[in-house]
RNA sequence: CAUCGACAAAGGCAAAAUCGGGGUAACCCGAUGACGCAAAGCCACGGGUCCUUCAGAACAGGAUAGCCGAGCCACCGAG
Numbered sequence: 001c002a003u004c005g006a007c008a009a010a011g012g013c014a015a016a017a018u019c020g021g022g023g024u025a026a027c028c029c030g031a032u033g034a035c036g037c038a039a040a041g042c043c044a045c046g047g048g049u050c051c052u053u054c055a056g057a058a059c060a061g062g063a064u065a066g067c068c069g070a071g072c073c074a075c076c077g078a079g
Stems, first nucleotide, its partner, number of pairs: 004077002012037002017032006035066001041072002045069003048064005
């Protein structure tokens, strides 16, 4: 340095739910709270899913990174 992820160490993040707020909605923000997470750090580039959206679509716009893949950065060092 790379790979890898330990009955290691120091830490980190924060699901559902509840309360308050934003939004038509999906969903997001803050607080409480921890289901879990070795990238549950960043990113909407490619898929998937969700919303606007309804008998069914198309176009367009939005959301989801804790759905998957890719890209970028990164703690520790047992093997």
The RNA shown here (c-di-GMP-I riboswitch aptamer) has 79 nucleotides and comes from a Desulfuromonadales bacterium. Its mean pLDDT, the model's own confidence on a scale to 100, is 86. The model forms 100% of the base pairs in the Rfam consensus.